RNA sequence: GGCGGGGUAGCUCAGUUGGUUAGAGCGUCGGAUUCAUAACCCGGAGGUCACGAGUUCAACUCUCGUUCCCGCUA
Numbered sequence: 001g002g003c004g005g006g007g008u009a010g011c012u013c014a015g016u017u018g019g020u021u022a023g024a025g026c027g028u029c030g031g032a033u034u035c036a037u038a039a040c041c042c043g044g045a046g047g048u049c050a051c052g053a054g055u056u057c058a059a060c061u062c063u064c065g066u067u068c069c070c071g072c073u074a
Stems, first nucleotide, its partner, number of pairs: 001073007010026004019057001028044004050066005
């Protein structure tokens, strides 16, 4: 350099042949329980869906460019 895969919550990941509230587990905060702690239970906060542009009534999802990571290849 070429090809392929990936970037979504603090971490690990899911997601939708484009459709209106973007989710789970862990973590974190609050509550309940307990003599107390842990575990279990209930609730909350936390996201410019890597960045920019385009298509569309509507984009995390499609197209193009940029950037970062991984693999293969030269």